Transfer RNA from a Terriglobales bacterium, 77 nucleotides, folded computationally. The organism belongs to Terriglobales, within Bacteria. Its Rfam family is "tRNA". The family's RNA type in Rfam is transfer RNA. The coordinates come from a structure-prediction model, not an experiment, and the mean pLDDT is 81.
């Protein structure tokens, strides 16, 4: 330098052919339960989907550029 993959909650991930409110598990907070802790139960907080732009009535999803991580190839020494 070329090609490919990944990026969504604190962590691990799902998200269908672009469509109505962005979700699950774990974790966290409060309450119930206990003498107390754990387990269990109930409720809740937490995101604008890596960044910017484009297309569209509508983008997590399509396109472009860039950023970060990973894999392969090439080049130099």
């Nucleotide at each position: 330098g070329g090609g490919c993959c990944u990026g969504u909650a604190g962590c691990u991930c799902a998200g269908u052919u672009g469509g109505u409110u962005a979700g699950a598990g774990c974790g966290c907070u409060a309450c119930c339960u206990u003498g107390a802790c754990a387990c269990g139960g109930u409720a809740g907080a937490g995101g604008u989907c890596g960044a910017a732009g484009a297309u569209u009535c509508g983008a997590g999803u399509u396109c472009u550029u860039c950023c970060a991580g990973g894999c392969c190839c090439a080049c130099c020494a």